[in-house]
Context: one part of a larger RNA
RNA sequence: GAGUAGCGUUAAUGCGGGUGAAAAACCCGCACGCCGAAAGUCCAAGGUUUCCUGCGCAACGUUAAUCGGCGCAGGGUGAGUCGGCCCCUAAGGCGAGGUCGAAAGACGUAGUCGAUGGGAAGCAGGUUAAUAUUCCUGCACCACUCAUAACUGCUAUGGGAAGACGGAGAAGGCUAAAUCAUCCGGGCGUUGGUUAUCCCGGUUUAAGUGUGUAGGCGUACUGCAUAGGUAAAUCCGUGCGGAUUAGCUGAGACAUGAAUACGACUGUUUCGCAAGAAACGGGAAGUGAUUGAUGCCCUGCUUCCAAGAAAAUUCUCUAUGCUUCAGGUUAUGAGGACCGUACCCCAAACCGACACUGGUGGACGAGAUGAAAAUUCUAAGGCGCUU
Numbered sequence: 001g002a003g004u005a006g007c008g009u010u011a012a013u014g015c016g017g018g019u020g021a022a023a024a025a026c027c028c029g030c031a032c033g034c035c036g037a038a039a040g041u042c043c044a045a046g047g048u049u050u051c052c053u054g055c056g057c058a059a060c061g062u063u064a065a066u067c068g069g070c071g072c073a074g075g076g077u078g079a080g081u082c083g084g085c086c087c088c089u090a091a092g093g094c095g096a097g098g099u100c101g102a103a104a105g106a107c108g109u110a111g112u113c114g115a116u117g118g119g120a121a122g123c124a125g126g127u128u129a130a131u132a133u134u135c136c137u138g139c140a141c142c143a144c145u146c147a148u149a150a151c152u153g154c155u156a157u158g159g160g161a162a163g164a165c166g167g168a169g170a171a172g173g174c175u176a177a178a179u180c181a182u183c184c185g186g187g188c189g190u191u192g193g194u195u196a197u198c199c200c201g202g203u204u205u206a207a208g209u210g211u212g213u214a215g216g217c218g219u220a221c222u223g224c225a226u227a228g229g230u231a232a233a234u235c236c237g238u239g240c241g242g243a244u245u246a247g248c249u250g251a252g253a254c255a256u257g258a259a260u261a262c263g264a265c266u267g268u269u270u271c272g273c274a275a276g277a278a279a280c281g282g283g284a285a286g287u288g289a290u291u292g293a294u295g296c297c298c299u300g301c302u303u304c305c306a307a308g309a310a311a312a313u314u315c316u317c318u319a320u321g322c323u324u325c326a327g328g329u330u331a332u333g334a335g336g337a338c339c340g341u342a343c344c345c346c347a348a349a350c351c352g353a354c355a356c357u358g359g360u361g362g363a364c365g366a367g368a369u370g371a372a373a374a375u376u377c378u379a380a381g382g383c384g385c386u387u
Base pairs, nucleotide, nucleotide: 013031014030015029016028017027018026032384033383034382035381040364041363042362043361046344047343050342051075052074053073054072055071056070060068061067080141081140082340083339084338086119087118088117092113093112094111098107099106100105122139123138124137125136126135142336144335145334146333147332148331149330150329151328152327153322154321158317159316160315161314166304167303168302169301172297173296174295177291178290179289180288181287183202184201185200186199187198204261208256209255210254215249216248217247221242222241223240224239225238226237228236229235262286265282266281267280268279269278270277271276305308350359351358366378367377368376
């Protein structure tokens, strides 16, 4: 220079009360304003205690600070079913032997790893200052091992089926959700009107189990033959017959689950100056119609050419072996480890040197307007962006 520029999007604050040495900024209340395919809610990645409570204000916070993602201390993450681990493989990696190479090493068979993919099973309510599909209550489900009982032809690293898959388009059936009505509870205006065709609030409930519908596929079953499936086969495939419309799949609805649940509202007690908080109770209605998804049936159907993973698991077939055993099926009982789980997550907590107008994958996504996830105004919810 200079107490100058600036104090980081113009979403906005005002008042009352509290605390305190001190309040524009903290807490409580009222009013106002802003977002609302987000500036709300939940995850993945990443961060790694930032979460909650008490105490504190030197520094950090572009100002003050009693406040804080700051300092100090204490507390907090509970799983057979969520995710991993586990089983399986893709691209790709490594690679016994092997081939090549002066050496280092390169390539690569058998294998072995490797998810961003395939693979068993949980929902509703309640609860904490902070966790919950994990705790509690209620009702469920799955796989394997062992034990017991009953019945009994069981066994694979091999064969076969299934798993198992593209793009686009269209229609139908549903549900979620929303809206209106019904029903239930409450209200009647400090200012002109408001007992009315008025106003306010509520009208909620899952997985599972049973049934097997709208719909889709479509021949089950059986006889004979069988040059195929590296051996075998009763399995699969193929051929010729018979017989029927079986059989498989499949949303939703309905029943159960279910009630003493939840529920507007409300009672008692305790604590507190108050605002209020906690504990224990009581508890109404709980139905119908319309609209209707981008969700489900649908990995379906139609159509097109560029012809759209693999393996495990499962079922089945025998080979071989066993056949007083072992193994299998059904029922009951016991066991189900380890790791993650707090909190932020379009952000003041991640990536950008910063509490930075930037960047960051997925899910949910209400009302009015509308073709719409556009626009504008709002709900739930969250904020007023630290002078």
The part of an RNA shown here (large-subunit ribosomal RNA, domain III) has 387 nucleotides and comes from a groundwater metagenome.
Model confidence (mean pLDDT): 82 of 100.
The full RNA is in RNAcentral, with records from SILVA.